[in-house]
RNA sequence: CGGCUAACACAUGCAAGUCGAGCGGGAUGAUGGACAGCUUGCUCCCGGAUUUAGCGGCGGACGGGUGAGUAAUGCCUAGGAAUCUGCCUGGUAGUGGGGGACAACGUUUCGAAAGGAACGCUAAUACCGCAUACGUCCUACGGGAGAAAGCAGGGGACCUUCGGGCCUUGCGCUAUCAGAUGAGCCUAGGUCGGAUUAGCUAGUUGGUGGGGUAAAGGCCUACCAAGGCGACGAUCCGUAACUGGUCUGAGAGGAUGAUCAGUCACACUGGAACUGAGACACGGUCCAGACUCCUACGGGAGGCAGCAGUGAGGAAUAUUGGUCAAUGGGCGAGAGCCUGGACCAGCCAUGCCGCGUGCAGGAAGACAGCCCUACGGGUUGUAAACUGCUUUUCUGUGGGGAGAACCUCCCGCACUAGUGCGGGACUGACGGUACCACAGGAAUAAGCAUCGGCUAACUCCGUGCCAGCAGCCGCGGUAAUACGGAGGAUGCAAGCGUUAUCCGGAUUCAUUGGGUUUAAAGGGUGCGUAGGCGGUGGUGCAAGUCAGUGGUGAAAGCCCGGAGCUUAACUCCGGGAUUGCCAUUGAAACUGCAUCACUUGAGUGUAGUCGAGGACGGCGGAAUGAGUUAUGUAGCGGUGAAAUGCAUAGAUAUAACUCAGAACACCGAUUGCGAAAGCAGCUGUCUAGGCUACAACUGACGUUGAGGCACGAAAGCGUGGGGAGCGAACAGGAUUAGAUACCCUGGUAGUCCACGCUGUAAACGAUGAUCACUCGCUGUUGGUCACCUAGUGGCCAGUGGCUGAGGGAAACCAUUAAGUGAUCCACCUGGGGAGUACGUCGGCAACGAUGAAACUCAAAGGAAUUGACGGGGGCCCGCACAAGCGGAGGAACAUGUGGUUUAAUUCGAUGAUACGCGAGGAACCUUACCUGGGCUUAAAUGCUGGCUGCAUUGGGUGGAAACAUCCAUUUCCUUCGGGACCGCCAGCAAGGUGCUGCAUGGUUGUCGUCAGCUCGUGCCGUGAGGUGUCGGGUUAAGUCCCAUAACGAGCGCAACCCCUAUCGUUAGUUGCCAGCAUGUAAUGGUGGGGACUCUAGCGAGACUGCCGGUGUAAACCGGAGGAAGGUGGGGAUGACGUCAAAUCAGCACGGCCCUUACGCCCAGGGCUACACACGUGUUACAAUGGCCGGCACAGAGAGCAGCCACCCGGCGACGGGGUGCUAAUCUCGAAAGCUGGUCUCAGUUCGGAUCGGAGUCUGCAAUUUGACUCCGUGAAGGUGGAUUCGCUAGUAAUCGCGCAUCAGCCAUGGCGCGGUGAAUAAGUUCCCGGGCCUUGUACACACCGCCCGUCAAGCCAUGGAAGUCGGGGGUGCCUGAAGUCCGUAACCGAUCCUGCUUCGGCAGGAGAGGAGCG
Repeated sequence: CGGCUAACACAUGCAAGUCGAGCGGGAUGAUGGACAGCUUGCUCCCGGAUUUAGCGGCGGACGGGUGAGUAAUGCCUAGGAAUCUGCCUGGUAGUGGGGGACAACGUUUCGAAAGGAACGCUAAUACCGCAUACGUCCUACGGGAGAAAGCAGGGGACCUUCGGGCCUUGCGCUAUCAGAUGAGCCUAGGUCGGAUUAGCUAGUUGGUGGGGUAAAGGCCUACCAAGGCGACGAUCCGUAACUGGUCUGAGAGGAUGAUCAGUCACACUGGAACUGAGACACGGUCCAGACUCCUACGGGAGGCAGCAGUGAGGAAUAUUGGUCAAUGGGCGAGAGCCUGGACCAGCCAUGCCGCGUGCAGGAAGACAGCCCUACGGGUUGUAAACUGCUUUUCUGUGGGGAGAACCUCCCGCACUAGUGCGGGACUGACGGUACCACAGGAAUAAGCAUCGGCUAACUCCGUGCCAGCAGCCGCGGUAAUACGGAGGAUGCAAGCGUUAUCCGGAUUCAUUGGGUUUAAAGGGUGCGUAGGCGGUGGUGCAAGUCAGUGGUGAAAGCCCGGAGCUUAACUCCGGGAUUGCCAUUGAAACUGCAUCACUUGAGUGUAGUCGAGGACGGCGGAAUGAGUUAUGUAGCGGUGAAAUGCAUAGAUAUAACUCAGAACACCGAUUGCGAAAGCAGCUGUCUAGGCUACAACUGACGUUGAGGCACGAAAGCGUGGGGAGCGAACAGGAUUAGAUACCCUGGUAGUCCACGCUGUAAACGAUGAUCACUCGCUGUUGGUCACCUAGUGGCCAGUGGCUGAGGGAAACCAUUAAGUGAUCCACCUGGGGAGUACGUCGGCAACGAUGAAACUCAAAGGAAUUGACGGGGGCCCGCACAAGCGGAGGAACAUGUGGUUUAAUUCGAUGAUACGCGAGGAACCUUACCUGGGCUUAAAUGCUGGCUGCAUUGGGUGGAAACAUCCAUUUCCUUCGGGACCGCCAGCAAGGUGCUGCAUGGUUGUCGUCAGCUCGUGCCGUGAGGUGUCGGGUUAAGUCCCAUAACGAGCGCAACCCCUAUCGUUAGUUGCCAGCAUGUAAUGGUGGGGACUCUAGCGAGACUGCCGGUGUAAACCGGAGGAAGGUGGGGAUGACGUCAAAUCAGCACGGCCCUUACGCCCAGGGCUACACACGUGUUACAAUGGCCGGCACAGAGAGCAGCCACCCGGCGACGGGGUGCUAAUCUCGAAAGCUGGUCUCAGUUCGGAUCGGAGUCUGCAAUUUGACUCCGUGAAGGUGGAUUCGCUAGUAAUCGCGCAUCAGCCAUGGCGCGGUGAAUAAGUUCCCGGGCCUUGUACACACCGCCCGUCAAGCCAUGGAAGUCGGGGGUGCCUGAAGUCCGUAACCGAUCCUGCUUCGGCAGGAGAGGAGCG
C1' cells in the first nucleotide's frame, strides 16, 4: 500500500446526532424532609440530582465512498461583474405590547402490520397581528412599506398575588452596514481519436417590451429582423472524470491519473420538487420502473459506490477487531454525549528500508561419502571434525520514558464579579509497546533462478527428431556444456524466477532528429483560389521579439542544506525550482502593420529570328486493294516442311484505264517544337510560344500552391459516317502427348472522320516546382558580338558525351546534380492480405478516385561480391562426334550380381567411380554362415591370494571327432622356514570377421595427367572482395612473349627417373663364331678369338642447334643432315580440392555391446541352390574356313616335396624306369604361317552344349562339389531390335607362350610376353566431358536448384445461410405519474359592516389572501 473484473446482488452489526440553561407533560428515582396509617418496616405525601417519547432550535448540504455519466453546464491557468452567504469578527440602532392554535396527553375508533381517523385539553426561543423605524427597501419624489424572544447566574433599595417584578452580568433575538469564509455566474486560452462524419442550427442568432432568478443572460414569453457556427474541423460517432503529480527518458517527449491533496459528477434506475443560509439532498420526501423481503392477499417494507462482512465474477486484493487517549467535526453555558472521520491493532514478503542466520584459527589438503579421471590423481575444500571467541537475534527475569495539552476541581496572584496567569490533583486504545539491564547457550533462522551465444557460470550419466527445451538465433535423428538427473559453478538473496503492462533502447513518425533515381515513397501535366514564404532605402507604431518590476503558479511531491527516530526507509524545518499565465514600464535590431521612395526580381514595349507548337481548309505522288478491258496458261500462294485458301467459270503474272480509304519513303539527325500527353507530304487562313538585341515604360505587380478548373497515349463506350490495308474475337489448316498458343489461310469489332464520354499507362529521366552558388574538356541547335572574316574566339538560351571536388549503401550523379543552401506543395513508415472489402463521390457501362481490418509470416527488399547454372555469347581441347576397323545387345556355356529359395545359401562393393570387384585358387582347411556334439579357457602376458606335489610317458574304454573317463608311471635345491617348476582354484585380465567408414588413422577410386590452385608485399574498394591470374599473340600446358598497379614466390605443367629405338667404349661366361686349327653321322663339340649378335655397366646423341619464309617477340610452317625432329615411343609420377565416395572384414584405433558366450574346439552341411533379370567374358554360326599330313620362326618367364631330357607301356589322360639342372650351362615349349590333300554351302567333315559309358591324376577324402582322357551322343546357333563399347600405328584385329595363387582345380579370369599386322580422320555444325573470358540469375544442399496453381486430408480465421434475439440514435403522433406554475363559483380566512348581547361574546354579510378539485 492492499486498487484494475460485476456503478453486480447483499444476511447481520455499527457509520448523525445533540440541547431540560427554549417548552408542556410522562416515567424511573440515588437521596433528603416530614405528616399520616399501621401487620415497626412497609405504605402514602412533599422536594429532588438523573432520564427523555413529543413540540421547538441547531446539525443531518460537512465528514466518509465511488468514477457510472460527462470531450464540455467539466477540469487547468489568468481575469471579470450583475450576486447570495447560517454559525464567526467589528460597528450602529433596537429587544414595547397583545392574540389564536397544534403535538404530546385523554377518550373513542379502523387495520394482520405499517400506519392512521374523530372529538376534547395545553406550553414555548413554535405561529400571527398591533406599536416603533437610526439605518434598509420601493417611489410618479408627493410619499409609502417592513422587526424582534426569551433563558440562566447574581443582587442593595423599592414593590409583590411570594411564583416574582425591578437592577445587573452573560447568552440569545431583530434591523442594518462592513469584514472573513463559503457558494453561484461570465470571459479568454489550453484539454483524446475518427473526414469511410461536411455541412449544422428554428428559441436557432440578434433587438425591443414583459416575466423570472440571490444574480447577468433566449433563462422564459410576445413582436421584429435573418441571422449564428464550420476546413484554424462545425455537426455526428467512438473513447474518457480532470489536475497537482507518478513512471520512463540526456533532454524534447512518451505513457499514466492507485495511495496523498484540489475540483467535478454520482448515490438501485429514471423523473420531481419541498424544507433550508446552503440540496433538487448516500444512511430525507413524492412518483414511476426493475429486483428482494413480509403479509391475515386487503396491503406494506428496502437500497453497503460508509466500516467490517457474504455471495457472484475474476489471474487477483485483508478483520463481521480496539478506543475516542490524541487530532478533527456536530450539539450544548458547561460537564458531557455522538463520531467505522481519525488514532491504533490484526492479515498479506505487495513495495521500500534496516538486521540476522555466526566470527577467528584449523591440511594428515583427514578416513569417509558424492562426482570426475589420462587411474597418477583431481574436486567438493578451511568446507567439516576439532579448538577458542562473541551473543545482534532468541528464551527467561527485572526495570521502563514520551505521546498529556486541555476540560473539571483545589490553591495562589492581578483587580471584587467574570476573565487571564501560575502551581497541584485527575485522564493512555496502542501496551505484556519502544528502549535498558542481567542470565543462558552457536544455540532459533537459506532459498530461488541460471550455466550453447547474447550473458557471469562445465562435466558425467540417461534419452535417441522420442521425451522434451525455447526471449531471439535455435537444440534433440547413439559420444547433447541447449532435453532429464547428478556433481560442480555463477548470480541474486528473505527473497528468487515467470507472466502481464508502460517507457527506454527506436534518429523505427525524425521540433530537437529521417527520408522519396534503383530499398516504402514525386501527384500524368499545367493554370490558379485560400494559405505559406518573399527584393532595396527611409519614417512611424509596437502585435510578435527582448529586458526590468509586480501578482499568481495551493499544500504535499521533486532538488539542496539542516534536524528527529541507535541507522535507513520515514517524518519535520528552511531554501530552491515550479521552465506557465496575467498586469505594468521600457527597447526598436529583426518579423509584422501603415506610409514615402527605388530598380536589380517580374512584366510591358520596339526590332529581328526559330521550329514535325495548335485549329480549320485545299492539293499531291508512290504503294496497297478492288473493278473493267486486253495479253497469256497451269498453276498461284504459303512454310522449317506442309496444308487450309485462290485457280481451266482462266487465277498468279503483265499492260492500260477507273475507283476507294489510310499513311506520308528519300530529306532524317546524337535534330527541332510543346506544360505533359504528343507533333512529320505540300500549301493557305487563324492562333499560341520561346530566344536574341535594345533599355523606353510599370514599380515587387514575385514564388509555391491544399481544395478547384483545364489538358491528358492506347484500349474502351454512345450517336452518325467511313472502311483500302492491318486485325482482338471467331473459323479452318498445321505443330504437339494435348495446343483454347507461337506458324499459315481467311476474318468481325476496332483502327479513320465528326460530336460527346472515359481519365488511366513502365503517363519514366522510375529524378516535383522556383531561385542562388560550386573545377574543366569536347560536340551540336537558335540568336548575337568582335576581329587580321575560307575561319577563330566571346556572350545568352537550349540539347548530348566525358570527367573533378562533393554526394551516394553501392550502382552511379556530377553547372540539364542525386553537390551546397532557401521557399512551398505532394508522398513514405516491414512483407502478404490489397490498391482488395465496405461506405461515399464520379461514370451510360467498363471502370476510376478515396481506401481499411481480421488473419498470417520473420522476413520481404536494394546494390554489389564469389561461385554454380543457362535449350546465353566468344575462344579452345579430348576416340567427344564425324570417317573407319572390330565387338556387345540374339545362341550355348563360364563367371559375377540382383531376385527367389534355404537350417544356412557368411559379409562387403551398387550411376559414371558396384557387378571375371575384395577373391592372385571355397571338396576338408580357408569360413566369418547353418545343424549337432563339447569346453570355460585354445594361444599371450604377468600380478596378488590360497591349495597341491607333480610335470611327463605308456596303455585301455565310449565316441563322428572334439572331448570325457580309467589304469600304470614318476622331480630338483635347501640354512628344513622355504624356494624353483608344473598343475588346480579365485580375482584382475584375455577373446569377439559383434555395431558405428556419419567418431577416426592409413590406403584407394573419381573429376583428371584436366591446367589449374594459391601466397607475401603493394595498390583499389566502407566491405564481401578485386588486382596479380585480365588483354593481344602462342603452346600439349598459368608453355612462353608483349602489354600492364603491380612486383615476386609456392604447389601443379615441363625437366630430372625407368624401359625402348642408334652409335661408341669397357668387360667376354653359361652367351657368340668372322678368320685360324681340330673332331664328329651330326651339333661352337673342342683349342682359340672379341670381330659380329648378345649380355650389362659407362658414355655419346636431339637443343627449334642450322637454313628459308612469316612475325616486334614468343613461336609457327617448310627444308637439310640424322637411327631418331619438334614432348621420338611407352611407363612411373596425380596440385588446391569435390563426392560425410569405399574400406572398423587387410591392419590400427575412440565409443558402445557379449563374457559357462556374440568367446573357443570338433563333425557334417552351406558359400556351388534356380520359374527369372542384368553385367563381363569364352566358343560359335563357317570356305580369308574345318579336318589330315609335312616344314619353319619368338620373347618373357618358371623350376629341388621342382622342371623333367631320353627309353619302355598305354589310342589317350598318364604310368614305369631315369640323365641333367639350385639354371645366359639342364628342363618346360609355340600358334597363326608356309606347303600338299580333302570337304563344296548343308544345321554340314560348321558348331560343340547336353547326356550315357569307360578311365587317368591329385589328395585322409572327388556323393553333394575337382580337372583331364577315350568312345558314343550332337542342343541352340545361318552374324543378332532399340541401343551401345573399344581403338589413330607396331595401334586395332588376330595367333599362340609364360607366370602368380596352387596338393589338385572349376583360369574362358588377372598380370605379362612376343608372332602376323590393317583401315580411317588432318575437320569441329551437332551429342558427351572439360578449360578460359564475358553476360543474365529470384540458384548457394548451387538447375537432380528454385518455384506457381488446382486437387486430397486435417486445422485456424472470416463470410453466407431458413430464421431467431438484442443495443444505440433521430423524428412525428397517442396516452400520461409525481411535481411546479396558473385559473376558478367546494373549503379556510386576517379584517371590516350590520343586528343582538348577560358586554364575556353570538348570528348574518362582504372579503385581501391561502388551499383544493379541475
Molecule: small-subunit ribosomal RNA
Organism: uncultured bacterium